[in-house]
RNA sequence: GGAGGUAUAGCUCAGUUGGUGAGAGCGCAGGAUUCAUAACCCUGAGGUCGGUGGUUCAAAUCCACCUACCUCCA
Numbered sequence: 001g002g003a004g005g006u007a008u009a010g011c012u013c014a015g016u017u018g019g020u021g022a023g024a025g026c027g028c029a030g031g032a033u034u035c036a037u038a039a040c041c042c043u044g045a046g047g048u049c050g051g052u053g054g055u056u057c058a059a060a061u062c063c064a065c066c067u068a069c070c071u072c073c074a
């Protein structure tokens, strides 16, 4: 220099070819239980879906560019 992949909650990830409300596990907070702690159980908070633009009635999802990381080729 060329090609491809990944980016979604604090962490690990799902999200079926665009369409109701953006989710799971772990973690965190509160409650219940216990003499107390852990485990189990219940509830809750936490996200401008990497960034900027475009297409569309509608974008995490499609398109372009940019950023970071990974892989391959030279």
Stems, first nucleotide, its partner, number of pairs: 001073007010026004019057001028044004050066005